[in-house]
RNA sequence: UUUGAGGAUUUGAUCAUGGUCCAGGAUGAACGCUGGCGGCGUGGAUAAGGCAUGCAAGUCGUGCGGACAUAAACCGCAAGGUUUAUGUUAGCGGCAAACGGGUUAGUAACACGUGGAUACCAACCUGUGAGACGGGCAUAAUCCGUUGAAAGACGGACUAAUUCCCGAUGGUCCCUGAAGUCGUAAGACAGAAGGGUAAAGGCGCAAGUCACUCACAGAUGGGUCCGCGGCCUAUCAGCUAGUUGGUGAGGUAAUAGCUCACCAAGGCAAUGACGGGUAGGGGGGAUGAGAGUCCGUUCCCCAACAAGGACACUGCGACAUGGGUCCUACUCCUACGGGAGGCAGCAGUCGAGGAUAUUCGACAAUGAGCGAAAGCUUGAUCGAGCGACGCCGCGUGGAUGAAGAAGGACUUCGGUCUGUAAAAUUCUUUUCUAGGGGAUGAACCUUCGGGUGACAGUACCUUAGGAAUAAGGGGGUGCUAAUUCUGUGCCAGCAGCCGCGGUAAUACAGAACCCCCAAGCGUUAUCCGGAUUUAUUGGGCGUAAAGGGUCCGUAGGUGGUUAAGUUAGUCUAAAGUUAAAUACCUCAGGCUCAACCAGAGGAGUGCUUUAGAAACGGCUUAACUUGAGGGCAUUAGGAGCUGAUGGAACGGUCGGUGUAGGGGUGAAAUCCGUUGAUAUCGACCGGAACACCGAAAGCGAAGGCAUUCAGCUAGGGUGACCCUGACACUGAGGGACGAAAGCGUGGGGAUCAAAAAGGAUUAGAUACCCUUGUAGUCCACGCCGUAAACGAUGGAUACUAGCUAUUUGAAGUGUCGACCCUUCGAGUGGCGAAGCUAACGCGUUAAGUAUCCCGCCUGGGAAUUACAACGGCAACGUUAAAACUCAAAUGAAUAGACGGGGACUCACACAAGCGGUGGAUCAUGUGGCUCAAUUCGACAACAAACGAGGAACCUUACCAGGACUUGAAAUACUAGUGAAACUCUAAUGAAAAUUAGAGCUACCCACAAGGACACUAGCACAGGUGCUGCAUGGUUGUCGUCAGCUCGUACUUUGAAGCGUAUGCUUAAGUGCAACAACGAGCGCAACCCUUAUCGUCUGUUUUAACUGUCAGGCGAAACUGCCCGCGAUAAGCGGGAGGAAGGUAAGGAUGACGCCAAAUCAGCAUGGCCCUUUGAUGUCCUGGGCUGCACACGUGAUACAAUGGGAUUGACAAUGGGUUGCCAAGCCGCAAGGCGGAGCUAAUCCCACAAACGAUCCCUCAAUUCGGAUUGGGGUCUGAAAUUCGACCCCAUGAAGUCGGAAUCGCUAGUAAUCGCCAAUCAGCUAUGUGGCGAUGAAUAUGUACCUGAGUCUUGUACUCACCGCCCGUCACGUUAAGCGAGCUGGUAAUAGCCAAAAUCCCACGUUAGUGGGGUUAAGCUGGGAUCAGUGAGAGGAACGAAGUCGUAACAAGGCACGCGUAGGGGAACCUGUGCGUGGAUCAAUUAUU
Repeated sequence: UUUGAGGAUUUGAUCAUGGUCCAGGAUGAACGCUGGCGGCGUGGAUAAGGCAUGCAAGUCGUGCGGACAUAAACCGCAAGGUUUAUGUUAGCGGCAAACGGGUUAGUAACACGUGGAUACCAACCUGUGAGACGGGCAUAAUCCGUUGAAAGACGGACUAAUUCCCGAUGGUCCCUGAAGUCGUAAGACAGAAGGGUAAAGGCGCAAGUCACUCACAGAUGGGUCCGCGGCCUAUCAGCUAGUUGGUGAGGUAAUAGCUCACCAAGGCAAUGACGGGUAGGGGGGAUGAGAGUCCGUUCCCCAACAAGGACACUGCGACAUGGGUCCUACUCCUACGGGAGGCAGCAGUCGAGGAUAUUCGACAAUGAGCGAAAGCUUGAUCGAGCGACGCCGCGUGGAUGAAGAAGGACUUCGGUCUGUAAAAUUCUUUUCUAGGGGAUGAACCUUCGGGUGACAGUACCUUAGGAAUAAGGGGGUGCUAAUUCUGUGCCAGCAGCCGCGGUAAUACAGAACCCCCAAGCGUUAUCCGGAUUUAUUGGGCGUAAAGGGUCCGUAGGUGGUUAAGUUAGUCUAAAGUUAAAUACCUCAGGCUCAACCAGAGGAGUGCUUUAGAAACGGCUUAACUUGAGGGCAUUAGGAGCUGAUGGAACGGUCGGUGUAGGGGUGAAAUCCGUUGAUAUCGACCGGAACACCGAAAGCGAAGGCAUUCAGCUAGGGUGACCCUGACACUGAGGGACGAAAGCGUGGGGAUCAAAAAGGAUUAGAUACCCUUGUAGUCCACGCCGUAAACGAUGGAUACUAGCUAUUUGAAGUGUCGACCCUUCGAGUGGCGAAGCUAACGCGUUAAGUAUCCCGCCUGGGAAUUACAACGGCAACGUUAAAACUCAAAUGAAUAGACGGGGACUCACACAAGCGGUGGAUCAUGUGGCUCAAUUCGACAACAAACGAGGAACCUUACCAGGACUUGAAAUACUAGUGAAACUCUAAUGAAAAUUAGAGCUACCCACAAGGACACUAGCACAGGUGCUGCAUGGUUGUCGUCAGCUCGUACUUUGAAGCGUAUGCUUAAGUGCAACAACGAGCGCAACCCUUAUCGUCUGUUUUAACUGUCAGGCGAAACUGCCCGCGAUAAGCGGGAGGAAGGUAAGGAUGACGCCAAAUCAGCAUGGCCCUUUGAUGUCCUGGGCUGCACACGUGAUACAAUGGGAUUGACAAUGGGUUGCCAAGCCGCAAGGCGGAGCUAAUCCCACAAACGAUCCCUCAAUUCGGAUUGGGGUCUGAAAUUCGACCCCAUGAAGUCGGAAUCGCUAGUAAUCGCCAAUCAGCUAUGUGGCGAUGAAUAUGUACCUGAGUCUUGUACUCACCGCCCGUCACGUUAAGCGAGCUGGUAAUAGCCAAAAUCCCACGUUAGUGGGGUUAAGCUGGGAUCAGUGAGAGGAACGAAGUCGUAACAAGGCACGCGUAGGGGAACCUGUGCGUGGAUCAAUUAUU
């Protein structure tokens, strides 16, 4: 200087924890759709699988002898021969072939990187010095011959060299090495003398040049060694015999166990040896703020490999990709005898694969090999081709253009969008097509004339033409930029996550429009990021995952004060290195720009070396006393072990007294007891546990520890001094201890008590309860080694407010002494400052602030698991995964709801009462059944005498049949007719309707035209009680006339939220008062309104003799806890009293908060959407039928069952209402219903209209009756077109059931219940016993809130929030999936033991050589037993996931037996039981603490 972004998803909501997913970048990519051009890059990642064909390493004739061709010269008569020159080159010879090119199999290693070292070597190159003398033996080629199919092989003869050999000479070369110098020695330096070891020539007229030999040095390249660095796994813990070292020898260019003989017994490892898995390493690349994480393609460096293995030869260099030998596998040729081969070189082919290119051109350039050179060779390289594989650049046109065209889409029908977009006009020409010109890249070679370009007629320039040749992909619910319509209807489908789709889908499919990117766009795969989600930077562990059960202690880590010395840590400076390329910075160049390429410089965290510093840390030395330890004195204690000991209780035995029960439970039973129990008294026996003290207390490392006494032992506290002198802290491995249960052996056995048995309970009850009862519980010894082994809180040290209680010690004051008090410690508790925490909470006993060390965690499930290992007698314990599956699982707190949780309060909720229902008959509604139809709706409370306050037709929506189709009713237009409509009559018909006839009539107006009206035809449309009340409005029910429901501001909390509205008292009331981090306010409550009760006054019709009286209407008064007493906080208010018509809301009504139930209603009405409608309509009209149907069930009622009654006669007393299409009087007729009649009344006047229960008298006398009236028969009356289905009423006759109602259940608290009648609405009539009103008569009971139901407030628990009708566990059954086990079977890998052993090297023997024989080593092979990995496998067991299966109900509330942990037994299953432990248990009580 640069530099860090988040979001979605768990919940009703919140915060936290925590995972999953997304947005970014990248790739040697692949796939889908699409595709104009150019530049630069890049392209077999899989089968190191197999390969046809061609090419990829040759060159030198100035090393050599031949051969061939051409030319010349010479010889020869000729045939021909010789020589020379030029060219070609099979062979010998030299150099190269060890480079270049490919690949990444192996390798976890000095292979690589980095920094050093030296016991070494080197062809070609450079420099220096010296030299090259004299001889000799062969051999290929060639020729002749033999053999083989071939590859080839063999024999004989001849020959050359820069081939090979011998001798000479030689040196700063090699070997041996005297005297000498230094050193204690080992040894080092130096070195006389002796011995050994070299050579090749070619070309040139020559000069010379190129070669050759020896030695030294350089350059460069290589060999070897070392420090450090970089993967996973401990479910790999011990490995190692040439192993580690030595001596000697061999071997190498050289060190070395490199090899061998002998000797010794070492070496490596928790700082991870050995084993297993994976992998070429680096420069670098991707990403990232960085630290890191992942990767190693192209380019560069290094390594390794060349079909799989082994081996050596040649050579400077190889154990050699296009050399050799052998073995194996594979392929090919063959005459079957035998041979040939190695693309991981460039192309290409097959195969496998999602997938990766041309059998191209040229050596023009760059480089390489050979050559003196020309030159030759070069699939290195340079180029071209193919592929959007990547990066970069360009284009697909520019300007004008509103009639905002057409088309399309949407629409509120007005319009809007597509959209200046198109068309049209004009301009330009990158690209394209055609013509012309046309490179740089050439530094080289040369006979000096000249010649050389694959790319390429390319780039580029220029001329002409013409908008001409050129746009797609993905997306549009949120995250995430961009929306509408149609179709579909949990289907089809989508989806990265949450999720969308069940008839109005912005999420599916299509269309229109829009958004993003663009010759590309998406998808998939992989990596980094986001992810602080492995946390060094930079996380955590009380309750979310996470502290080891506890202590001791090894390694390790960390460590008090002072001084001196030292410097491997640390710091400073310098030097070297960190290849190039890449990346970064600066400058700057070439392609038109860019990508790309090129130049210069800088920087570069690492390593090495040198110099310096000495604070810190380390080390060494010397000291110190505060940490730690020891001594002395004293002290508390359920600390441990051992042995004794005591009383109560319990059980048993014996004896006494005594008699019928006892025991047990919710209630019972099993059980014990007349063979004498229980009870009680006495004696004895037995085992286990220790009441009171006792505690919040004490001790111990934890587990744990309690009668008393004694012995032995350990630890702690306090006090004053003395001693040692950092001896400390922690502690991986390791060791010891470690409740209960359990195991082994032997005892013991009173109680209790798994298992077991029986009795209960229950649908069942393998449980809870009861009666028995065995292991066990107890002791000794030995195992086990686990617990909710918990403070769910590792140990140590230091620091950071207090108050208070308690245990223990000391000191002080004081006292005779003790207590009290003050102070200093050491423990154990409570509350709390600061601080911390997600919150809850913690808070000097930290979960605060810091340091050190250890242990542990990384989503839920699978999994307290599998496999493996270790331990155990066993039960089991410890360590400890993965596949697969889910998008959550979890913590704390919040608001609700719920609880077979709690507290308080209320209500005809219960209780106390009165009367009913449920039984009968009938009425009525509903279900069911039936039917052509029995129209529809309403279904716990909140449906069922409900919509319906009145179904014979109508109503009517249903059914059958007959009809109509612009329609029964509405609006508008066009055309035609001018009459039609209307009324009446006739015919047909069940009617609707159709047909015919008659009558009657019209506005303006001269007519025409026009208007109104009507019909017909047509076109818009009508119509629908068709569907959806889960699309809606409106209305209503319900909780509930319950007292609640909210808001503003302030305050508290990270937040959801809380407070206000909690609390005390009070009220019918969130009514009020007091108090209070709240203060106010709103909707509810109350009041205001209506009716009733009292009085006054005014008015008024009727009434009255009368302002007389009742009544009606208006106005007004009156009641407010106002007054008194008591209680209460002196308040609010409560209890009582006075007065009053009325007293504490006077009574009743209207009035119904926020909301709940997707409550009810599309059929009252309105209404979105959907559906039906030209001839068989879901519309409309009509007739008839149905809604009234009847084995049955339920609801609501009526009437009864009788004497508190029934009947008869007689006598009283109301109120509300209604009346002109009406109420209907008197009178007369009829037994009656009713009829005739017509007065009065539009109503305080008249009528309906006699109220009934009641009173009085008489009869009935307890019976299915003088109760009861159903049912049925007959006869009538009334309404109405119509009374059959299907009306009411009257009369006569008939006279069912029923004798007070099982379980259960309803209403009501005063003018109420009960009983009695009267009126009205609807209505022609009526099914009314219903509904709504009115009055008459007129009770009983409430001690109260334990219980049932419902409600309110507060509190508590919760795993519920669709809210307990919740949630949820396990077995079983079915299906799918993955992993483990599994009798086995198959294959691979790496070893091991033995056998055999190719080529090859080594050794020995023989041989002149060539070689032969033997021995050792060894690849491959064979045999054997194991190890390990993988595949497959009958079968058995568990796991996970699946639609609404089966059985139960284990958990969540006290979950109905509190739950859980360890352990043991049992059981279909969840589970149950025993035993010890935890609270992560509710409720109640007690105690303690704070104020």
The RNA shown here (small-subunit ribosomal RNA) has 1491 nucleotides and comes from a marine sediment metagenome. Its Rfam family is "Bacterial small subunit ribosomal RNA". Its family is annotated with structural constituent of ribosome and ribosome in the Gene Ontology. The RNAcentral record of the sequence draws on MGnify. The coordinates come from a structure-prediction model, not an experiment, and the mean pLDDT is 83.